The part of an RNA shown here (small-subunit ribosomal RNA, central domain) has 351 nucleotides and comes from an uncultured Candidatus Saccharibacteria bacterium.
Its Rfam family is "Bacterial small subunit ribosomal RNA".
The full RNA is in RNAcentral, with records from SILVA.

[in-house]
Context: one part of a larger RNA
RNA sequence: CUGGGCGUAAAGCGUUCGUAGGCGCUUUGUUAGGUUUUCUGUCAAAUCUUUAGGGCUUAACCCUAAAGCCGCAGAAAAAACCCACAAAGUAGAGGAUGUUAGGGGUUGAUGGAACUCUCGGUGUAGGGGUGGAAUCCGUUGAUAUCGAGGGGAACACCAAAAGCGAAGGCAUUCAACUGGGGCAGUCCUGACGCUGAGGAACGAAAGCUAGGGCAUGGAAGAGGAUUAGAUACCCUCGUACUCCUAGCUGUAAAUGAUGGAUACUAGCUAUUGGAAGUGUCGACCCUUUCAGUGGCGAAGCUAACGCGUUAAGUAUCCCGCCUGGGUAGUACGGCCGCAAGGCUGAAACUC
Numbered sequence: 001c002u003g004g005g006c007g008u009a010a011a012g013c014g015u016u017c018g019u020a021g022g023c024g025c026u027u028u029g030u031u032a033g034g035u036u037u038u039c040u041g042u043c044a045a046a047u048c049u050u051u052a053g054g055g056c057u058u059a060a061c062c063c064u065a066a067a068g069c070c071g072c073a074g075a076a077a078a079a080a081c082c083c084a085c086a087a088a089g090u091a092g093a094g095g096a097u098g099u100u101a102g103g104g105g106u107u108g109a110u111g112g113a114a115c116u117c118u119c120g121g122u123g124u125a126g127g128g129g130u131g132g133a134a135u136c137c138g139u140u141g142a143u144a145u146c147g148a149g150g151g152g153a154a155c156a157c158c159a160a161a162a163g164c165g166a167a168g169g170c171a172u173u174c175a176a177c178u179g180g181g182g183c184a185g186u187c188c189u190g191a192c193g194c195u196g197a198g199g200a201a202c203g204a205a206a207g208c209u210a211g212g213g214c215a216u217g218g219a220a221g222a223g224g225a226u227u228a229g230a231u232a233c234c235c236u237c238g239u240a241c242u243c244c245u246a247g248c249u250g251u252a253a254a255u256g257a258u259g260g261a262u263a264c265u266a267g268c269u270a271u272u273g274g275a276a277g278u279g280u281c282g283a284c285c286c287u288u289u290c291a292g293u294g295g296c297g298a299a300g301c302u303a304a305c306g307c308g309u310u311a312a313g314u315a316u317c318c319c320g321c322c323u324g325g326g327u328a329g330u331a332c333g334g335c336c337g338c339a340a341g342g343c344u345g346a347a348a349c350u351c
Stems, first nucleotide, its partner, number of pairs: 004322003007305002012319001014202004021195003025089006033082002035078008048068008092192001093189004097184004104178006111155001115151008126137002163170002207248006217241001221237004259318006267296011279284001300307002324351003333344004
């Protein structure tokens, strides 16, 4: 090793691309490296295994004989499988054509509601806030209401178990540029594939650097309450931040707590996008089918919960990860970072 696991008990890298490597369609032919068969030699003795005998009362143990084991080398042969080479094919993969849905991305413009500020009109003593109050705003005229103007951020309804994206994520409307996907039948290439150690790219929020912007909300902070106290919950303010541009950071309960690919294994139902067909003038309905997204469930699986053609079922390939709890995702070292910190990652000791 044969022979454990990873939804919730420890354990799937946040996601994708991709190097090496591992694994990999069908047919024919060639070679014979792997492989298989036969033979020869060798593999000291002891040991080990088996068989047949023997010796200690038996056994263990010991002795005798034979065969074997693990290999190695050589010769002859086989050609199914793996490898290699040559030729061909089309089911995988990719491309062309047609068609199609979409908050996929980037940039620029645009609209209305709300909010806030400024100015002006009307108007007068309150407003605001709370469990109740107070701080707070207001006769230098607030709140309310009408008009005008400025500003920044977010986009109600539509809206959905819906859609798109690798993930993070993505929603006013319009335009430009641009990525990916589905379906249909024909054509083209002809295994070009799968996974992926290292590596690279992307990666919410918060945070950092520089420059803008600052309506709202609002860590910190201040004040008012509450309270025994109240470094809180409630209220009034309010800095960083929240927004934009250019960089950095690289983490999340980054979750479906479920890695990717392929094939197979009952159905019912809802919904999104396509296609075909019957009926129909048509809208549309029904049937079938492909691709997604949900609910329920046969078999099967599971410790149970539950999963169940979107598997946690049945199998194959590749990668990552786990091995009692604490110490500890800490120390030390290394790499990265402006810093915050991140990645890698122990032990003593203790239960």